A computed fold for a 73-nucleotide RNA from Parasporobacterium sp., annotated as transfer RNA.
It matches the Rfam family "tRNA". Rfam describes the family as follows. Transfer RNA (tRNA) molecules are approximately 80 nucleotides in length.

RNA sequence: GCCACUGUAGCUCACCUGGCAGAGCGCAUCACUCGUAAUGAUGAGGUAGCCGGUCCGAGUCCGGCCUGUGGCU
Numbered sequence: 001g002c003c004a005c006u007g008u009a010g011c012u013c014a015c016c017u018g019g020c021a022g023a024g025c026g027c028a029u030c031a032c033u034c035g036u037a038a039u040g041a042u043g044a045g046g047u048a049g050c051c052g053g054u055c056c057g058a059g060u061c062c063g064g065c066c067u068g069u070g071g072c073u
Stems, first nucleotide, its partner, number of pairs: 001072005007066001010025004019056001027043005049065005
């Protein structure tokens, strides 16, 4: 330098037939307990890497850039 894949909540990842963005763990509060853990209930937390395009509508499709991983030279 070229090719492929990847980027979504604090972490690990879903959502890949375009239609108001989710799970597990973690975190907060409450219940339970002599107390802690465990368990149960409730809740907070995301401009979906950045910029642009298509579309009535984009995390999802298209282009460019950036990051990471693997491969080729």